SAM riboswitch aptamer (S box leader) from Brevibacillus borstelensis AK1, 148 nucleotides, folded computationally.
It matches the Rfam family "SAM riboswitch aptamer (S box leader)". Gene Ontology term of the family: regulation of gene expression.
RNAcentral records the identical sequence in 2 taxa.
The source organism's lineage runs through Bacteria, Bacillati, Bacillota, Brevibacillus and Brevibacillus borstelensis.
[in-house]
RNA sequence: ACCUUAUCCAGAGAAGGUGGAGGGACUGGCCCGAUGAUACCCGGCAACCGACACAGCGCUUGCCUGUCAGCUAGACUGACGGCGCGAUUGCAAGCGAUGUGCACGGUGCUAAUUCCUGCAGAAGCAAAAGUAUUCUGGAAGAUAAGGG
Numbered sequence: 001a002c003c004u005u006a007u008c009c010a011g012a013g014a015a016g017g018u019g020g021a022g023g024g025a026c027u028g029g030c031c032c033g034a035u036g037a038u039a040c041c042c043g044g045c046a047a048c049c050g051a052c053a054c055a056g057c058g059c060u061u062g063c064c065u066g067u068c069a070g071c072u073a074g075a076c077u078g079a080c081g082g083c084g085c086g087a088u089u090g091c092a093a094g095c096g097a098u099g100u101g102c103a104c105g106g107u108g109c110u111a112a113u114u115c116c117u118g119c120a121g122a123a124g125c126a127a128a129a130g131u132a133u134u135c136u137g138g139a140a141g142a143u144a145a146g147g148g
Stems, first nucleotide, its partner, number of pairs: 002147007013042001016041003022032003026118001028116002043110003048106003052101004057096007064082007071074001114140001119137005124131002
C1' cells in the first nucleotide's frame, strides 16, 4: 500500500504570534482568502487508545463462617451455602468486562453537517424523458483502534 471495526448534524481564538498565496481530498457547485486564508506555533475542544481513581458485577486464590455427612475425633475431610430486607455480614488480594470520572501519556480536531454533491432505491412533481425537493442505503474521504 492494503484489510477489519467504530464514529463523522455537538464542541473548539468574530482582534494571540509567524508567514505571505492560494485554500476547502477528488468531480460539479458553492464558499474562504492581502480586512492576510491554507499551513506552523500558542491557546482551545473532545474523550478513540493507554495510565490512574471510584462504583457495583463476575471469576480465581487465601482466610473467616453456617448446615449436613464421615471417622482418623481434628486448627480434620467432603458436599452445599454466606442472597434480599432490616441497625451490621462474608473479608482480603489478583484478574476480567462494564459504567462514571480525570485529562497524565499517544493521537485527533479547532469556517460552513465530511460545506453540498457524485451511485442506487423510495416518496413528491411530471404524460414521459426527467428532477428544484425529502428520506434511506451505498461509494469516496477523514479520524481512532487493531491487523498486515